[in-house]
RNA sequence: GGGCGAGUGGUCUAGUCGGUUAGGACGUCACCCUCACACGGUGGAGAUCGGGAGUUCGAAUCUCCCCUUGCCCA
Numbered sequence: 001g002g003g004c005g006a007g008u009g010g011u012c013u014a015g016u017c018g019g020u021u022a023g024g025a026c027g028u029c030a031c032c033c034u035c036a037c038a039c040g041g042u043g044g045a046g047a048u049c050g051g052g053a054g055u056u057c058g059a060a061u062c063u064c065c066c067c068u069u070g071c072c073c074a
Base pairs, nucleotide, nucleotide: 001073002072003071004070005069006068007067010026011025012024013023019057028044029043030042031041032040050066051065052064053063054062
C1' cells in the first nucleotide's frame, strides 16, 4: 500500500434484506421481603448505535470519507 471483518447504555450483546418507543442479560439506584445480609420480587435511570457527509418521506441498517481494532496479502 491492497483485501476482508468488527465498533450499539458501565460490561457483554440482539436488532444489519430501511418503517411500532433501539430489545435482553449482568451491573447500578429506589422500594418490598428479612432482626440483618444474601437470595428473591416490583419499578426506575442509563446508548440519538465510533465521527462526519450524502441518498431517502424516513437510516443502527444503504453509499462515500475518516478514526480505532483484528485477520490476510504484498
Background:
Predicted 3D model of a 74-nucleotide RNA (transfer RNA) from Candidatus Iainarchaeum sp. Rfam family: tRNA. About the family: Transfer RNA (tRNA) molecules are approximately 80 nucleotides in length. Gene Ontology term of the family: triplet codon-amino acid adaptor activity. Rfam classes the family as a transfer RNA. Its mean pLDDT, the model's own confidence on a scale to 100, is 82.